[in-house]
Notes:
Transfer RNA from a Chitinophagales bacterium, 72 nucleotides, folded computationally. RNAcentral records the identical sequence in 2 taxa. Rfam family: tRNA. By type it is a transfer RNA. Its mean pLDDT, the model's own confidence on a scale to 100, is 81. The sequence is in RNAcentral, with records from ENA and MGnify.
C1' cells in the first nucleotide's frame, strides 16, 4: 500500500426503510427495613463523524475516522 468485517446508553446485546431505537446490568428518586442487601413502584441518559437517496434512515449510498483480521 490493497482487500474485508465491525462501530447503538457507563457496560454487554437486539431492532424487515415505518412512526416512542428496545432488553439485561449498571445509575438518580420513593416505597419497604432499626439499618444494609433482597425487592416494589418511578425517572434520566444510546444508533462513531460528514454528506447523500427517499415522504420517511440505526438500516440504503459515498466519504472520513477509530479497531480487528487478510495479503504483499
Nucleotide at each position: 500500500u490493497g482487500g474485508c468485517a465491525u462501530a447503538u446508553a457507563g457496560u454487554g446485546a437486539a431492532a424487515u426503510g415505518g412512526u416512542g431505537a428496545u432488553c439485561a446490568u449498571g445509575c438518580c428518586u420513593c416505597c419497604c427495613u432499626g439499618a444494609u442487601a433482597c425487592g416494589g413502584a418511578g425517572g434520566g441518559g444510546u444508533u462513531u463523524u460528514u454528506g447523500g437517496u427517499u415522504c420517511g434512515a440505526a438500516u440504503c449510498c459515498a466519504a472520513a475516522u477509530a479497531u480487528g483480521c487478510c495479503a504483499a